[in-house]
Context: one part of a larger RNA
């Protein structure tokens, strides 16, 4: 591994790319025909056996034989556009011709050369130290064991001391189905009864020896000519790229507005205002709170805002403008395996936090008070400082949650909504909206369980003991403890990785 689990029990990385690794659509030789061998059955019959209604019919059986265009199994050879390595010499086993001298085909095998896609995975079969296992034989008295022993006719004679399994790796077969590789595309492609050059090597023969050039056999290489169905697999309800009209609170950046909120100024009015559960603190004839009408400021974006949209996630909501990028849909567009998940790495990553500016209206960790209380360092009030806003840089964590990895394929009904297309004797004077089928892609519900599950529940949490589609991460009783220690990141805070004793 076979053959655990992962929403809630322990346990899917916060999200994404991404490298190794791992995995990964179909398709190329089937079908037929027609000869044949072996072995199993069947069916018709013959001897043998027994009995009997006796020219015949029943039986008997691992018996011994014949026929069969009757049926499976197992094979070989040829034809069907089908090399099944191929050349030369030799032994020949068959086979044809024959005037009995001999001629001719002729992969059963031996030698030489030339030349060859590769593995992997399966049959078999050599070889395997022994002991041990499993097993034969065997009356250790049984047995556990050992590897002995048994027999007469006794100066013997004799069975044994098997067999099996022995996985990786080697090695020889036969098998080609599955799985990967290669091959011909800027033809330096294949082939030859060709032909012409280029270059190498040198057996034999020209009497013998040496030297050169030729012929002639053998490489390799180049050019022409000739052959050939010459030579590029679809076009994946797989992915990628064009184009095409969209959609969306998706990103940046400028730019515009709304009201509240605090201040502030000007005019008014007046004693109380605030605030609570009652109160206090606190403001206030130096006019608080309030009205009214300007101003400025930092925020923030109600009502529309929904079981709705976008976006990898965190997220993201006034206008308009500018830039780039996205899904989804549509297409008789193109590319053709380009794909999936992913150690290593990398990017973004709420808030709170650090740095160094800016800015500081609002709220508000610390702090200070007022009160409650038995006590209040809380909860309520009233200040208020870091802070919350923005630039430039760190950090990298969240009940970062759908606490449910990600890609693919299947299983079931329903009626809505969001994008987008397509249709029509609808509606609607037409633009153009509506409506309506239907299709493709979402964010969710609702029935109901064929399944599922420990339930709550779940169309996935299904398709699982009838247990295997791919891949990737993590847990294996509670504490000790996400702690020590060590690495490394970080100004730091802290992250990331991470135990043990000891306990129960």
């Nucleotide at each position: 591994u076979u053959g655990c689990a992962g929403u809630u029990a322990a346990a899917a990385a916060g999200c994404u790319c991404g490298u190794a690794g791992u995995u990964g659509a179909a398709c190329u030789u089937u079908g037929g025909g027609c000869c044949u061998g072996g072995g199993c059955g069947g069916g018709c019959g013959g001897u043998c056996u027994a009995c009997c209604u006796a020219u015949g019919g029943u039986u008997u059986g691992u018996a011994c034989u014949g026929c069969u265009g009757c049926g499976g199994c197992c094979g070989g050879g040829u034809c069907u556009u089908u090399c099944c390595u191929u050349c030369u010499g030799g032994c020949u086993a068959c086979c044809c011709c024959u005037c009995c001298g001999g001629g001719g085909g002729g992969a059963a095998c031996c030698a030489g050369g030339a030349c060859g896609a590769u593995u992997a995975c399966u049959u078999u079969g050599a070889g395997g130290a022994a002991a041990u296992u499993a097993g034969a034989g065997u009356g250790u008295u049984c047995a556990a064991a050992g590897c002995a022993g048994g027999c007469c006719u006794u100066u013997g004679c004799u069975c044994g001391g098997a067999u099996a399994u022995a996985u990786u790796a080697g090695c020889a077969u036969g098998g080609a189905a599955u799985a990967a590789u290669a091959g011909a595309a800027u033809a330096g492609g294949a082939c030859g009864u060709a032909u012409g050059g280029u270059u190498c090597u040198a057996u034999u023969u020209u009497g013998u020896u040496g030297g050169u050039u030729u012929c002639u056999a053998g490489g390799a290489c180049c050019a022409u000519c000739g052959u050939a169905a010459u030579g590029a697999u679809u076009a994946a309800u797989a992915g990628g790229g064009a184009c095409g009209g969209u959609c969306g609170g998706g990103g940046g950046c400028a730019u515009c507005a709304g009201u509240a909120u605090u201040c502030a100024g000007u005019c008014g009015u007046c004693a109380g205002a605030g605030g609570u559960g009652a109160a206090a603190u606190u403001c206030u004839u130096g006019g608080a709170u309030u009205g009214a009408c300007u101003g400025a400021a930092g925020a923030c974006u109600a009502a529309c805002u929904a079981c709705u949209g976008c976006g990898a996630a965190a997220g993201c909501a006034u206008u308009u403008g500018c830039c780039a990028a996205g899904g989804a849909c549509g297409u008789u567009u193109u590319c053709a395996u380009u794909a999936a998940u992913c150690a290593a790495g990398a990017a973004c990553g709420a808030a709170a936090g650090u740095u160094a500016g800016g800015g500081g209206a609002u709220c508000g960790a610390a702090g200070a008070u007022g009160a409650u209380c038995a006590g209040a360092u809380a909860c309520c009030g009233u200040c208020g400082u870091a802070g919350u806003c923005u630039u430039a840089a760190c950090c990298a964590u969240a009940a970062a949650c759908u606490a449910u990895g990600c890609c693919g394929a299947c299983u079931a009904g329903a009626g809505a909504u969001c994008g987008g297309g397509u249709g029509g004797u609808g509606c609607u004077u037409u633009u153009u909206g509506c409506g309506c089928a239907c299709u493709c892609g979402g964010c969710a519900u609702c029935u109901u369980a064929c399944g599922a599950g420990a339930a709550a529940u779940c169309a996935a949490a299904g398709u699982c003991u009838u247990u295997g589609g791919g891949u990737u991460c993590u847990g294996g009783g509670g504490g000790g403890a996400g702690u020590a220690u060590g690495g490394u990141c970080g100004c730091a805070a802290g992250g990331c990785u991470g135990a043990a004793a000891c306990u129960u």

Overview: Predicted 3D model of a 504-nucleotide part of an RNA (small-subunit ribosomal RNA, central domain) from an uncultured fungus. Model confidence (mean pLDDT): 82 of 100. Its Rfam family is "Eukaryotic small subunit ribosomal RNA". The family has 90 seed sequences and 75,755 matches in Rfam 15.1. The full RNA is in RNAcentral, with records from ENA and SILVA.